Notes
The RNA shown here (Bacterial large signal recognition particle RNA) has 270 nucleotides and comes from an Acidimicrobiia bacterium. Its mean pLDDT, the model's own confidence on a scale to 100, is 76. The sequence was found by an Rfam model in a public genome assembly.
RNA sequence: CCGUGCUAGGUGGGGCACUAGGGGUGCCCUGAACCCGAAACCCUCUCAUGCGGGACUGAAUCCCCGCCUGAGGGUGGACUGUCGGUGGGUCUAGCACCGGGAUGAGUUGAUGUUGAAGGCUGGGUCCUACGCGGCGGGGCGCCGUGAACCGGGUCAGGUCCGGAAGGAAGCAGCCCUAAGCGGUUCGCACCCGGGUGCCGUAGGGCAGCCUGGCUGGAGUCAAUCACCCGGCUUGCGCCACUGGCAUGCCAUUCGAAGGCGGGUGCACGG
Numbered sequence: 001c002c003g004u005g006c007u008a009g010g011u012g013g014g015g016c017a018c019u020a021g022g023g024g025u026g027c028c029c030u031g032a033a034c035c036c037g038a039a040a041c042c043c044u045c046u047c048a049u050g051c052g053g054g055a056c057u058g059a060a061u062c063c064c065c066g067c068c069u070g071a072g073g074g075u076g077g078a079c080u081g082u083c084g085g086u087g088g089g090u091c092u093a094g095c096a097c098c099g100g101g102a103u104g105a106g107u108u109g110a111u112g113u114u115g116a117a118g119g120c121u122g123g124g125u126c127c128u129a130c131g132c133g134g135c136g137g138g139g140c141g142c143c144g145u146g147a148a149c150c151g152g153g154u155c156a157g158g159u160c161c162g163g164a165a166g167g168a169a170g171c172a173g174c175c176c177u178a179a180g181c182g183g184u185u186c187g188c189a190c191c192c193g194g195g196u197g198c199c200g201u202a203g204g205g206c207a208g209c210c211u212g213g214c215u216g217g218a219g220u221c222a223a224u225c226a227c228c229c230g231g232c233u234u235g236c237g238c239c240a241c242u243g244g245c246a247u248g249c250c251a252u253u254c255g256a257a258g259g260c261g262g263g264u265g266c267a268c269g270g
């Protein structure tokens, strides 16, 4: 150096999570990644790199070590953005909100040459007084009722006076009436009152609203927007502190995979 047969080793690894801790199942990354069985309210171990059973490969492209590059993950930090929490604060610091504007070739709608704004003038709405009407109350009239006797008339019977003629008082009944009581459909040139009137007269008032006439000759009104002025408060924005999330950045840590370099047997035969 070659051949044959073996052995150690290898047939994936890593991050996160879980755990007292190591592995595995789980999620993720890498990647050409043997088979079967169980495994998250888990499976299996105890200081190591799963447990049980099988198969293949095997001292090198394949196993072991170092260096470089480095997918991806973990932790921390400052900034930015975003969503919140607590506190603070002012109005010539903004928005929102409230009020105002004599501003506007703004927007929308309505209205206007069948005549806008403006100007002049009348009426109504409003107030007062009076009149008239109406309503309510009262009064008077009117109607009804109304007296055992102590109101009236007529007074049967009976009583009394008288010789008689005749006369007198008079109960009941009937008629009537006073005060009173009740009613009032009707009447009143009576009195009082009002949340009274499509009424009349006179006076006042006339801010607003409604309505008429004359003049005038093209705008007017409302909402909204913009701008300006003022106000208000903390709703937002703002300021301070603070929490979550996202992205990229920095630091640190673990690190698949790749590249380079080095290392590792036994037996027999030639």
Base pairs, nucleotide, nucleotide: 001270002269003268004267005266006265009057010056011055012030013029014028015027016026020046021045022044023043024042034054035053036052037051063263064262065261066260067259068258069257072254073253074252075251076250077249079248080246081245082244083243084242085241086240087239088238094236095235097231098230099229100228101227103226104225106224107223108222109221110220111219118215119214120213121212122211123210124209125208126204127203128202129201130200131199132197133196135193136192137191138190139188140187141186142183143182144181145180151176152175153174154173159168160167161166
The source organism's lineage runs through Bacteria, Bacillati, Actinomycetota and Acidimicrobiia. It matches the Rfam family "Bacterial large signal recognition particle RNA". From the family's description: The signal recognition particle (SRP) is a universally conserved ribonucleoprotein involved in the co-translational targeting of proteins to membranes.